[in-house]
Predicted 3D model of a 1405-nucleotide RNA (small-subunit ribosomal RNA) from a metagenome. Its mean pLDDT, the model's own confidence on a scale to 100, is 84.
RNA sequence: AGAGUUUGAUCCCGGCUCAGAAUCAACGCUGGCGGCGCGCUUAACACAUGCAAGUCGAACGAGAAAGCCGGGGCAACCUGGUGAGUAAAGUGGCGUACGGGUGAGUAACACGUGGGUGAUCUGCCCUCUGGUGGGGAAUAACCCUGGGAAACCGGGGCUAAUACCGCAUAAGUCGUCUUCCGUAAAAGGGAGGCGGGAAAGUCGCAAGACGCCGGAGGAGGAGCCCGCGGCCGAUUAGCUAGUUGGUGAGGUAACGGCCCACCAAGGCUAUGAUCGGUAGCCGGCCUGAGAGGGCACACGCCACACUGGCACUGAAACACGGGCCAGACUCCUACGGGAGGCAGCAGUGGGGAAUCUUGCACAAUGGGGGCAACCCUGAUGCAGCGACGCCGCGUGAGCGAUGAAGCCCUUCGGGGUGUAAAGCUCUUUCGGCAGGAACGAUAAUGACGGUACCUGCAGAAGAAGCUGCGGCUAACUACGUGCCAGCAGCCGCGGUAAUACGUAGGCAGCAAGCGUUGUUCGGAGUUACUGGGCGUAAAGAGUGCGUAGGCGGUCCCUUAAGUACGGUGUGAAAUCUCCCGGCUCAACUGGGAGGGUGCGCCGGAAACUGGGGGGCUCGAGUAUGGGAGAGGAAAGCGGAAUUCCUGGUGUAGCGGUGAAAUGCGUAGAUAUCAGGAGGAACACCUGCGGUGUAGACGGCUUUCUGGACCAUGACUGACGCUGAGGCACGAAAGCGUGGGGAGCAAACAGGAUUAGAUACCCUGGUAGUCCACGCCCUAAACGAUGCAUACUUGGUGUAGGCCGUUCAGUCGGUCUGUGCCGGAGCUAACGCGUUAAGUAUGCCGCCUGGGGAGUACGGUCGCAAGGCUGAAACUCAAAGGAAUUGACGGGGGCCCGCACAAGCGGUGGAGCAUGUGGUUCAAUUCGACCACGCGAAGAACCUUACCUGGGCUCGAACGGCUGGUCAACGAUCGUGGAAACAUGGUUACUCCGCAAGGGGGUCCAGUCGAGGUGCUGCAUGGCUGUCGUCAGCUCGUGUCGUGAGAUGGUGGGUUAAGUCCCGCAACGAGCGCAACCCUUGUCCUGUGUUGCUAACCGAAAGGUGCACUCUCAGGAGACCGCCAGCGAUAAGUUGGAGGAAGGUGGGGAUGACGUCAAGUCAUCAUGGCCUUUAUGUCCAGGGCUACACACGUGCUACAAUGGCCGGUACAAACCGCCGCAAACCCGCGAGGGGGAGCAAAUCGGAAAAAACCGGUCUCAGUUCGGAUUGCAGGCUGCAACUCGCCUGCAUGAAGCUGGAAUCGCUAGUAAUGGCGUAUCAGAACGACGCCGUGAAUACGUUCCCGGGCCUUGUACACACCGCCCGUCACAUCACGAAAGUGGGUUGUACUAGAAGCCUGCAGGC
Repeated sequence: AGAGUUUGAUCCCGGCUCAGAAUCAACGCUGGCGGCGCGCUUAACACAUGCAAGUCGAACGAGAAAGCCGGGGCAACCUGGUGAGUAAAGUGGCGUACGGGUGAGUAACACGUGGGUGAUCUGCCCUCUGGUGGGGAAUAACCCUGGGAAACCGGGGCUAAUACCGCAUAAGUCGUCUUCCGUAAAAGGGAGGCGGGAAAGUCGCAAGACGCCGGAGGAGGAGCCCGCGGCCGAUUAGCUAGUUGGUGAGGUAACGGCCCACCAAGGCUAUGAUCGGUAGCCGGCCUGAGAGGGCACACGCCACACUGGCACUGAAACACGGGCCAGACUCCUACGGGAGGCAGCAGUGGGGAAUCUUGCACAAUGGGGGCAACCCUGAUGCAGCGACGCCGCGUGAGCGAUGAAGCCCUUCGGGGUGUAAAGCUCUUUCGGCAGGAACGAUAAUGACGGUACCUGCAGAAGAAGCUGCGGCUAACUACGUGCCAGCAGCCGCGGUAAUACGUAGGCAGCAAGCGUUGUUCGGAGUUACUGGGCGUAAAGAGUGCGUAGGCGGUCCCUUAAGUACGGUGUGAAAUCUCCCGGCUCAACUGGGAGGGUGCGCCGGAAACUGGGGGGCUCGAGUAUGGGAGAGGAAAGCGGAAUUCCUGGUGUAGCGGUGAAAUGCGUAGAUAUCAGGAGGAACACCUGCGGUGUAGACGGCUUUCUGGACCAUGACUGACGCUGAGGCACGAAAGCGUGGGGAGCAAACAGGAUUAGAUACCCUGGUAGUCCACGCCCUAAACGAUGCAUACUUGGUGUAGGCCGUUCAGUCGGUCUGUGCCGGAGCUAACGCGUUAAGUAUGCCGCCUGGGGAGUACGGUCGCAAGGCUGAAACUCAAAGGAAUUGACGGGGGCCCGCACAAGCGGUGGAGCAUGUGGUUCAAUUCGACCACGCGAAGAACCUUACCUGGGCUCGAACGGCUGGUCAACGAUCGUGGAAACAUGGUUACUCCGCAAGGGGGUCCAGUCGAGGUGCUGCAUGGCUGUCGUCAGCUCGUGUCGUGAGAUGGUGGGUUAAGUCCCGCAACGAGCGCAACCCUUGUCCUGUGUUGCUAACCGAAAGGUGCACUCUCAGGAGACCGCCAGCGAUAAGUUGGAGGAAGGUGGGGAUGACGUCAAGUCAUCAUGGCCUUUAUGUCCAGGGCUACACACGUGCUACAAUGGCCGGUACAAACCGCCGCAAACCCGCGAGGGGGAGCAAAUCGGAAAAAACCGGUCUCAGUUCGGAUUGCAGGCUGCAACUCGCCUGCAUGAAGCUGGAAUCGCUAGUAAUGGCGUAUCAGAACGACGCCGUGAAUACGUUCCCGGGCCUUGUACACACCGCCCGUCACAUCACGAAAGUGGGUUGUACUAGAAGCCUGCAGGC
């Protein structure tokens, strides 16, 4: 000192949460010792038992018993002494008002602080002074007696005192009168007169001591009064009848309405009375840098003592362990009556998360009584219990391995625990045992205590846990679990690889404790005095006038309240800080000093503020003279337009809409002309013009009237600013009464639209809109910006005035208003910027997370509607502002693409093929869904992964090790079998070495490892698809911005292109584009067989030749290079020339950063998981080929641009030895026989087909179409049943151009025709290639789809398939309503009325 959390990211506002310290604590786990402290926060709930206040015989009278020792008696018993003037009780004195407890009440002079008492009291104590003479009458105890269960009470009799009562005396005192001082007047003080009023003795031989009485003073204590200070609520605004004051009397120690009578009508309150809630107050304690906030245990004060009331006694009480009464409760009882009060110390029950022993002692300190001895003291000193807190100590120390075991992890190599252990050496604090032994008391006395402390002995011996390890926050792995169980302070973890759950190992932190929970302060500048804000985040009242209050120009004099300074008193002790000291240290504690921010008094100061006085004129106001204006109110007047009425002309429509309809119109509308009626509003002028405080104000004239501005500088002389309450005004809608009503128009009606349409559109239409009067009082009443004053660079408009100036209302200056742009500065940014959101001052209003909610309740206003004021429970971890990048928009601009359009041909209808879905099945293996003739360039077995059945288990294949075997595998022949397999027979082990031995191989047994097309493509690599061959995606440096980011990449042109040019706070670069590569089109050069063949030879083969074609190499060629137009002279573009080719010549390969957790664990590889006589492996058969259906992709067609028959012609590319296969022969044909040639520019496949020529068919389900089915064949193959292909004959289905919808294609393209290849034994209508024939159309970019750039809005960012609102259903939570019912508190009125005090009367002493 900060951190986490709103967002994709950013800055800000803002809340929530955390890290710290503390605690009278409690709970969980754990627990060795000691010291010092602390220990019912809840029920001021109820209490058993014991103890907590007595003492004095030196105030007084009376006075035992047991026991012991005697005497008498037989004994029962009687009696003397002692016990003893003792115990117990009584009278009397002092104490019991202290000490101890508790915090219920109390918001108050209760407390704190400082004063006052001239308004007072004070036992015991101290000092001083004076006195203490002489009498009297009772009474308890005791005795007798009565009542009662008891508690206790009554009657009679005796007696003492320091008990009680007179009398005498009276310095002083008290009362009263006079007088002097004092006071504003009193109180007060001095002197004098009159009057009232004291006493007690005891002890001692004595001296004397202790007492007693009056008085004065002191100390300490107490009462009363006052200033100031310290809680919440205004949803408590008025309170008060002894109330406020006076006079008189009473009462008190004392002032006083304290009480009473009379008189007056006052007193308190917005500086918060009254009422309600809460609370003992302070020193202090905790926290905090401080200011502050919070708290309440020990010291001081107060209050209370079962609850309420009351007095008595006394120096003092309205009395914790006294009294009386009432009440509640408990107990006793003979039922008639009685007794009691732990908030004293222990202790019990109860309540509660929770708080101790019915201990020891008066040894110390202190208190009461006493002359004293002494007695009493649960005050106190100690001990006990509790880790409740603080402090200290220990649980061992040294050496000890490239490092044991165990456990954990592992890439299997190792790593960790870890010098840790073991082991060796050593020590003994604490604890244990034994012995000695204090201080506290310098002297008599020690509860603590045989304690502290000291000495000795034994032995590492008896002594470590708790919490955490995702971020904040120090500390990581494995396993288990699988949105389950659970964690969590906030953010959040967990859905099969969890560092976040549980366990383990390791690690981190603290340590006899550690965590959790509660509470407080802090962090929080998050109530802001120190130290915040209000344009848009929460927040300026709708506006003005103005009361209280706050603040206030300039000069002089004065005062001294504020203020500052000095001095002084106080601010208790303890606590706190510093220094020194005592316990071995520390905690704890002693001494000294400081501090204690406060209050009082005294003194001097006089700048500033305030008070008093006197001036001034700049603030403010007045006056005079001007001009401007939709400022306000009333009355009158005017024209245009709408509507209506009357009449004329006129005829079929009008009106309305996106299109219509409702509506109006032949009973004459609309249109048009004339006349009339009525209401409302005032076009143009009219402006970012004017006026007004705001709301607001607009035809013209008149009357009445408010304010501002300018000029002059005559007058007043601070008269000012703001403004809580208060008062007034206040758009629209709405309300009341009465008018008015043309147009418009909520509601309402109808017509449309629509899935619906209680809307938008249309036709109507009532309140209302208008007027008068009265209410309402709210608006995005906004500049979302309170008012006033001053200061602080500028530019440019505009309205009004004044001054100067000009030929000119031309220009300049100045004041007031109103706009725009911008500087500094401010701001989170946007923006504001002399009209501030800048810099300052004064005053007011308002804000303090979101929701709940401007809601509820209460109050108040209102006729009502409703307004003003204005919460809480509960809930969330955010809500929000500004700006950024994307994405999106049925936003905009620009541009592109077979995207549309323009065309050509298809699909969708039929049959078949093929794939998919679905269904079915033992199985129809699996994957893909932007997929679907896809993986699959080819499922009869195999493939094959699926199903059924039968086998095997070191296994179908491979490696290592151990042991055994020497043959075995294999081959071959049998048997069983569907085969696999099982079983039997036959049939050489081999290499090196002299040998020993070693190696290799087979099989068997065992083991480590195998195997898996099992799971996870959401753990992965690799590969691939898609957007998309779209033109984009980024970076460095610089610059701008607080930042995310921006700039560069925007702009003007241009391009297929982020292609290029120009411009520019940018300058460059990279990946993409383009080019480089392949192919094709032209030419050249070279090559010349197997190719070619023009010329020459030859019938041909061929020779010759290499000109041509062709082949393969290498080059050339195209670059807007040339010309012209356009363009900016550029980039480029349009046209032209030349050229085989012209603006990328055509085609291909080539796919940026990335997106889709896209696809693939079944190509392969691979982490993890699962499986191991099976999810592995072998085999046979089946399945992947099923079939009511649905969809995709194709083939063949529906025919005449055609079918069929015959004839004729022209390719390219490719393939061939497990092969291609010619000629020739057979077969209608598939095919068979045959085998030349060819590992190929040589031979073969090989016939190209459409086309062309000729013929036929003649519009029909056909000579179209060929499905389906029957029969007969062929081929491949171990094998064509499930389930191949082909041929012939026969059969001859649907189909006559295809609904909605939809696909491809821009030129050698579409369309159409055939040919070849891969896979392959066989099996293409698919795929991949090849050549032939060979079009149509593109005006154009409005629209659909996709994309690029710029811009705009956004509450989206999983990004529009987004976000989000409300009802309903279910569950849960919180708060209500409800027939009622119980309790508390309070106001007022009334009834009854105890004790007690005062008083009157009567009686007694």
The RNAcentral record of the sequence draws on SILVA.